[in-house]
């Protein structure tokens, strides 16, 4: 730091995805040790049990026990209890995150408006009295919890009195400060207000001393309260909120200000800088991430806040509205004798529940800290520790060295080998850790006792104190001994093979893998990464510059509001002066600790911990600066505006007016049609249309001028005249003096269509009717035609309202037009030409910009100001809500769900019922066919035991097959063989093989048998047998392949190097002008060259020459002929023309003379595994091999290619004439003879220019037939023969006789051919024993017609254009319907929730009133016991008040028959 993914490729836009880090985690697999941390994120759900706050006997009373004294009543002392009174503490510590958007928190200030127990400092004091009440005793109630009455009693309990250095209040005086005076200081005067003792020592005591308490003040420290500037969430589909509300006066209340509360008065206060409402949320130090800015988070630790079952309330107190206090209401749980009571783990452990998920009912107060106490000490689930959990971080180990060209096993293999791999074994060594044994801490100082000291502070000696723990650590012994896994290996992304599977099973973060060779699934071997862990999932940041402050955009990718006016807001010209709010600098204060960073140090290191430093704010304050921003003042003119003069214009509104045309009406003339279309028809017309003439009516629009022109902000504006009116431009001066720009909301304008009311209505014309078209035609075309189009008034408010480009300003090369104005020069003038200039409007184009296209002074360039808008596609500009509208509808505007893209520009192709140019028997012109018949052949189909297989548009179908009776043969049936019919190698055996004969058999095959001679009697070779390795397969895959072939296409194209252009794909070259059969050539050109193609070189034919010559008719040999070599043609010559080219001459031949061979880059996953070869897979007594027989020849049909015909240009008969290519020794076969013939006999010649096949036929001559299913046609069938062959039944060919079928020129449609061609005619050959030959490949004979055109069909080439196509138009793709799944909206309703409001009721409690009952210390009276009474209490009343009830609304949610659209779903319509 980036990468993958849209395309055939490219650039851009843009989303999705990945690699990183983090985590209070969880899950899967695995798991040796230690250290340090962390551990209910869910139900602030409910809790069994134990513990978590007490302490003080040196405040007081008492109970119990002991002991002593006793005068017997009792008293003293010691111990104990913690029962009561009393004091201090239970407001700290610990937990949790509910609530809360708030001065709750953070940060900086303020309090002249405040409080503060214990602690510290200072000053002063502690005198003298009185009273009550628990406990206790007695009585009583209750199940209990507990309670009531009576009696007596203590204090550091309570209450008067005295005293008052301070203090408080009133009044007076002085000083001082400021900010409201409830401020500070001093003085005077009056009034008011305090206290408690305990213990120790001395003394007989009074008393004295010490100490701890106590009281009044002042000050401090620390803690708290209140106020305040600034800062930090989302929603505008929440826009208005507010009644104690805002302020004031009086009063109350508090420690204190305050509307905190109350009465009265005023009518304010808050809000787009977002009030109110809704949603979610403890805040911070910090944590994670990030380069940073930022984003996200707030667990552990620390600060603050809030809470303690839900809600309300106060009491006590220095402090609480109080987690382990109280009262009340509510829910829940428990006890109950039913009357009534008890309870609150969000303390530590623990349980249940919920959940993916979170620990021990542990040890100890030894340390640190806290409460009480004089102290000892007690209490302390704070805390210190241990336990559990790989939850995290850090560290360590599972061994180290040696050890083969390298064991076994496993895996791969081209069988050679390679991998695992020094890995193991084996040898040597070590012992961290482990196990065993031994030693064994730091953490401890306080404290107690003695002594010194002042009975102090403090010091010193001795004694004793450890939960962790016999732990850490150290030593010894033993032994490699006990200790490795997880993920991944298609790309991103590091790591590959084999097998299995066969769109199955599965994988997947994205792209995507899997349909028989899968590096992507599963397994194995191997490899890569990390390692006591490794993966997965969730979440956050990053990558993402993908919300852009740093740091993005808006012509076409998403994005400029349709246009204007304009409030707020933002921004703002020049000079001077002052201020100092912003801004900058410095000092001071603060920004807690921890954390981060740096340095140093402690645990063996690290994690962790200790010490020091640095850093950190939009903060406060003081001082300084004065450029810039801002503010005050003064001035200026260039921005802006005004005055004056002139000008152009379809700018707007109103009224009037004109002509042309359409239609209609009236009349004339006139007659048979008109109208309309691609062609028609509907329509109109003999009741007189159309045409034509005259007259009239009415509505709408304004031809020519008219322009790429003018005006307007946009929409938009067009005859002429007048009135009213807006804006603009130019010119020279004058005036104002920044008055400006933009503009969220707001307001106005706003095409067409639409709506309302009323008019109007000629033409046009949605809807509608009719006619056509069509498969249909709810369309396009035609005939009609209503709203509407027009006017007035009102609504509506949209648009491809577009320059798809907001407004304003400045700056930045040019060229050519045009509209308006001004100026200048030449000139006699001029509406002329030219030059300058301002404004407008166009084209081209430089720099620059842009992804490209393009923009380019009217910017999309370079900048400034302001506004609007965008953030992947679909869902959707939709739903819901709100606002607007009469309605239609408009504005605002989501989500679920779903996709891995959707897009922009450009490139190369392909395609187009796009264009241009041009070819081809492509069409046209012409000749002959096919499609109908019969037959042949091939194919489909069907049949069959099998009808072997392949080929399927052109480019499969007389194709592989240039020879299926057996063979071929691959198929079927049956009979057989198993080292095999064939190859190679090895081992063992073998006189065996072969041949003949015999037997069985259909054959294959099986069984048997055989004479003579020689000999070295064995070896070698051969053969056969057995066995092993292997053979064999026309079994599958042509979509694994080679080779070969078809096709586009004999089309003229296809490319490369270098250069140039382009960000790039790519272009250029190869395009253009001409020309050609041709990318053939010429010219031009940022191209210059080159390659594969074209052409030429090669072959055949045509003319001539030369040379040679077997054969060749009876002879000759020239010609002919055969073979070879060469010549000839090149636009060379003439005319036109620049070149190519056109015409002509000569010539056998011209402008490529005719034909052949020759097939560029590539396309069709074209064809062929059955010609051959070949990877992989499959079969192995069979999917191999042999044999017999059958099949490939089937036949209701369909198609293709042919043959023969349908006849007289003919058939038949007779006679006659002329080729060329070829073939021939298991062959061609002559003469002659036999047979009607096929053929037979025969044997000459020929290895062939010699002999043979070999008589060519159409043709010519003569005859006959006479239009007839025939003397056409020959199918079919019967009979008889011939030939080949082992064998013609299935299933050959030929001959003869007989039989004589369909067929009388073939529908739609379709094929070939442009000259020696088509057509017609025969001949030869290959294959082959023979043959289906009508096929194929060749050969010659006779021998035309038509076209000189390119509109159309088909195919093709080049250029160009459009494209949403690129498996490329046989493409892509839209909507309905049907089916399935999913989410959402509407919906009669139904269900529960939240907050507010009105009324009723109203607990506890505070406050207020009353208080006849009760108390009554102080006061008064009186005969000491009472009476009265200040004051207080109960009770009652009132305000407020949690909650409850009733009510109508609001709001959000769930559900809902049915319904609406939407999304998605390999092969439906």
């Nucleotide at each position: 730091a980036g990468a993958g993914u849209u395309u055939g490729a490219u650039c851009c836009u843009g989303g999705c995805u990945c690699a990183g880090g983090a985590u209070c985690a969880a899950c899967g697999c695995u798991g040796g040790c230690g250290g340090c941390g962390u551990g209910c994120c869910u139900a602030a759900u409910g809790c069994a049990u134990g513990c978590a706050a007490g302490u003080c006997g040196g405040a007081c009373g008492g109970g119990c026990g002991g002991u002593c004294c006793u005068g017997c009543g009792g008293g003293g002392c010691c111990g104990u209890c913690a029962c009561g009174u009393g004091g201090c503490g239970g407001a700290c510590g610990g937990g949790c995150g509910c609530g809360g958007g708030a001065c709750a928190c953070g940060u900086g200030g303020g309090c002249a408006a405040c409080c503060u127990g214990c602690c510290c400092g200072u000053g002063g004091g502690c005198g003298g009295g009185g009273g009550a009440u628990a406990g206790c005793c007695c009585c009583g109630g209750g199940a209990a919890a507990c309670c009531g009455g009576g009696g007596g009693u203590a204090a550091u309990c309570c209450c008067g009195c005295a005293u008052a250095c301070g203090c408080u209040c009133g009044c007076c005086c002085c000083c001082u400060g400021g900010g409201u005076c409830g401020g500070g200081g001093g003085g005077g005067u009056g009034a008011g207000g305090a206290a408690a003792g305990g213990c120790c020592g001395g003394g007989g005591g009074a008393c004295c001393g010490g100490u701890c308490a106590c009281c009044c003040a002042c000050g401090g420290a620390g803690g708290g309260g209140c106020c305040u500037g600034c800062g930090g969430c989302c929603g505008a589909u929440u826009a208005g909120c507010u009644g104690g509300u805002u302020g004031g006066g009086g009063g109350g209340g508090u420690g204190a200000c305050g509307g905190c509360c109350u009465c009265c008065c005023a009518a304010g206060g808050c809000g787009a800088u977002g009030a109110u409402c809704g949603g979610g949320a403890g805040c911070u130090g910090g944590u994670c991430u990030g380069a940073g800015a930022g984003g996200a988070c707030g667990g552990c630790c620390a600060g603050c806040c809030g809470c303690a079952c839900g809600g309300g309330g106060a009491c006590u107190g220095a402090g609480a509205c109080a987690c382990g206090g109280c009262c009340c209401c509510g829910a829940c749980u428990c006890c109950u004798g039913c009357g009534g009571g008890a309870g609150g783990c969000a303390g530590c452990a623990g349980c249940a529940a919920g959940g993916a998920a979170u620990u021990u009912u542990c040890c100890g107060c030894a340390a640190u800290g806290g409460g009480c106490g004089c102290a000892a000490g007690c209490c302390u689930g704070a805390c210190g520790g241990a336990g559990c959990a790989a939850c995290g971080c850090c560290g360590c180990g599972u061994g180290g060295g040696g050890g083969a060209g390298g064991a076994c096993g496993c895996c791969c293999u081209u069988c050679g080998g390679g991998g695992u791999g020094u890995a193991a074994a084996c040898c040597c060594c070590u012992u961290u850790u482990g196990c065993c044994g031994g030693g064994g801490a730091c953490g401890a100082a306080g404290g107690g006792g003695g002594c010194c000291g002042g009975u102090g502070a403090g010091g010193u000696c001795c004694c004793g104190u450890g939960a962790c723990g016999g732990u850490a650590c150290c030593c010894g012994g033993c032994g490699a001994a006990g200790a490795a896994g997880g993920g991944c290996c298609g790309g991103c992304u590091a790591a590959c093979u084999a097998c299995g599977u066969g769109c199955c099973a599965g994988c997947a973060g994205c792209c995507g893998c899997g349909g028989u060779a899968a590096c992507a699934c599963g397994u194995a071997g191997g490899g890569c990464c990390c390692g006591a862990g490794c993966g997965u999932u969730g979440u956050c940041c990053g990558g993402a510059g993908u919300u852009a402050c740093u740091g993005g955009g808006c012509g076409u990718a998403a994005a400029g509001c349709g246009c204007g006016c304009g409030c707020a807001g933002g921004c703002g010209g020049u000079g001077g002066u002052c201020c100092a709010g912003g801004c900058c600098c410095g000092g001071c204060g603060u920004g807690a600790a921890a954390g981060c960073c740096c340095c140093c140090g402690g645990c063996u290191c690290a994690a962790c911990c200790g010490g020091g430093g640095a850093g950190g704010g939009u903060c406060g304050u003081c001082g300084g600066g004065g450029a810039c921003c801002g503010g005050g003042c003064c001035a200026c003119u260039u921005g802006a505006g005004g005055g004056c003069g002139a000008c152009a214009g379809g700018g707007g509104c109103u009224g009037g007016u004109g002509g042309a045309a359409u239609u209609c009406c009236c009349g004339g003339u006139g007659u048979a049609g008109u109208g309309g279309u691609g062609a028609a028809a509907u329509g109109c017309g003999u009741a007189g249309a159309g045409a034509u003439c005259g007259g009239g009516a009415g509505g709408a629009a304004c031809a020519c001028c008219c322009g790429u022109g003018g005006c307007g902000a946009a929409g938009g504006c067009g005859g002429c005249c007048a009135g009213c009116u807006g804006g603009g431009u130019c010119g020279a001066c004058c005036c104002u003096g920044a008055c400006g720009c933009u503009g969220a909301g707001g307001c106005g304008c706003g095409a067409a269509g639409g709506c309302g009311u009323g008019g109007g209505g000629a033409g046009c014309g949605a809807a509608c009717g009719g006619g056509a078209u069509u498969a249909g035609a709810u369309a396009c075309c035609c005939c009609g035609g209503u709203a509407g189009u027009c006017c007035a008034c009102g609504c509506a408010g949209u648009a491809a309202a577009c320059g798809a480009u907001g407004c304003g300003g400045a700056c930045u090369g040019g060229g050519c037009g045009u509209g308006g104005g001004g100026g200048g020069a030449g000139c006699u003038u001029g509406a002329c030409c030219c030059c300058c200039u301002c404004c407008g409007u166009g084209c081209c184009g430089g720099a620059g910009c842009u992804a490209a296209c393009g923009c380019g002074g009217g910017a999309a360039g370079u900048c400034c100001g302001c506004c609007g808008c965008c953030u992947g596609g679909g869902g959707a500009g939709u739903a819901c809500g709100g606002c607007c509208g009469c309605a239609a509808g408009g504005c605002u505007a989501a989500a679920a769900c779903u996709c891995a893209a959707a897009g922009g520009a450009a490139u190369u192709g392909a395609c187009g019922g796009g264009g241009g140019c041009c070819c081809g028997c492509a069409c046209a012109a012409g000749c002959g066919g096919c499609g109908g018949a019969g037959c042949g052949u091939g194919c489909g189909g069907u049949u069959u035991a099998a009808u072997u297989c392949g080929a399927c548009g052109c480019g499969a179908c007389g194709c592989g097959c240039a020879g299926a009776a057996c063979c071929u043969u691959a198929c079927c049936a049956g009979g057989g063989c198993u080292u095999g019919a064939c190859a190679u190698g090895c081992g063992c055996c073998u006189g065996c093989a072969g041949a003949g004969c015999c037997c069985g058999g259909a054959a294959a095959c099986g069984g048997g048998u055989u004479g003579g001679c020689c000999u070295g009697c064995g070896a070698g070779g051969g053969u056969g047998g057995c066995g092993c390795a292997c053979a064999g397969g026309u079994g599958c895959u042509g979509c694994a392949u080679g080779g070969c072939u078809g096709u586009c296409g004999u089309c003229g194209g296809c490319u490369c190097g270098u250069g140039c252009c382009g960000u790039g794909a790519g272009g250029u070259g190869u395009u253009g002008g001409g020309u050609u059969a041709a990318g053939u050539c010429c010219c031009g050109c940022a191209a210059c060259g080159a390659g594969c193609g074209c052409a030429a070189c090669c072959c055949c034919c045509g003319c001539c020459g030369c040379c040679a010559g077997u054969u060749g008719a009876g002879c000759c040999u020239u010609u002919u002929c055969u073979g070879g070599c060469g010549g000839g043609a090149c636009u060379g010559c003439c005319c036109c023309a620049u070149c190519u080219g056109g015409g002509g001459a000569g010539g056998a031949a011209g402008g490529a003379g005719g034909g052949g061979a020759u097939g560029a880059c590539g396309u069709c996953a074209a064809g062929u595994c059955a010609g051959c070869a070949u990877g992989g897979c499959c079969c192995u007594u069979a999917c191999g091999c042999c044999c017999u027989g059958g099949g490939c020849g089937a036949c209701a049909c369909g198609c293709a290619c042919g043959c023969u015909a349908c006849a007289a240009u003919g058939g038949c008969c007779g006679g006659g004439a002329c080729a060329g290519u070829g073939g021939g020794u298991g062959g061609c076969c002559a003469a002659g003879c036999c047979g009607c013939g096929a053929g037979g006999c025969g044997g000459a010649g020929c290895c062939a220019a010699u002999c043979c096949c070999c008589c060519a036929a159409a043709c010519c001559c003569g005859g006959u037939c006479g239009u007839a299913g025939u003397u056409c046609g020959g199918a079919u069938c019967g009979g008889g023969g011939g030939c080949u062959g082992c064998a013609a039944c299935u299933c050959g060919c030929c001959c003869c006789c007989g039989u004589g079928a369909a067929g009388c020129u073939g529908g739609a449609g379709u094929c070939g051919c442009u000259a020696g061609u088509a057509a017609c005619c025969g001949c030869g050959g290959g294959u082959c024993a023979g043959c289906a030959c009508u096929a194929c490949c060749g050969c010659g004979g006779u021998g035309a017609a038509u076209g000189u055109g390119u509109u159309c069909c088909c195919g093709g080439g080049c250029c160009u254009u459009g494209u949403a196509c690129a498996c490329a138009c046989c493409g892509c793709c839209c909507g309905u319907c049907a089916c399935g799944u999913c989410a959402c909206g509407a919906a009669a309703g139904c269900c529960g929730g939240c907050a507010a409001c009105g009324c009723c009721u109203g607990a506890a409690g505070c406050c207020g009133g009353u208080g006849g009952g009760c108390c009554g210390a102080c006061c008064c009276c009186c005969u000491c016991g009472g009476g009265g009474g200040c004051g207080g209490c109960a009770g009652c009343c009132g305000u407020c008040g949690a909650g409850g009830g009733c009510g109508g609304g609001g709001u959000g949610g769930g559900u809902g028959a049915u319904u609406g659209g939407g999304a998605c779903g390999a092969a439906g319509u």
The RNA shown here (small-subunit ribosomal RNA) has 1469 nucleotides and comes from an uncultured Thermomicrobia bacterium. It matches the Rfam family "Bacterial small subunit ribosomal RNA". The sequence is in RNAcentral, with records from ENA, Greengenes and SILVA.